[in-house]
RNA sequence: GACCCUGUAGCCUAGACUGGAUAGGGCAUCGGACUUCUAAUCCGAAGGUCGCAGGUUCGAAUCCUGCCAGGGUCG
Numbered sequence: 001g002a003c004c005c006u007g008u009a010g011c012c013u014a015g016a017c018u019g020g021a022u023a024g025g026g027c028a029u030c031g032g033a034c035u036u037c038u039a040a041u042c043c044g045a046a047g048g049u050c051g052c053a054g055g056u057u058c059g060a061a062u063c064c065u066g067c068c069a070g071g072g073u074c075g
């Protein structure tokens, strides 16, 4: 330098190929129930510019372009 994969909440992850309802789940955190207390369990809550910018579209996490970061293959 060329090509490929990945980037979604504090951490991990589903969804992208096929555009469409409020982006879902686990752990952690906070509140409550239970318990003598704690743990475990159960209930609830909060937490997301979907890497960044632009484009297409009535509508983009999803399609297109450029860039950034990490990993890989080739030279």
Base pairs, nucleotide, nucleotide: 001074002073003072004071005070006069007068010027011026012025013024020058029045030044031043032042033041051067052066053065054064055063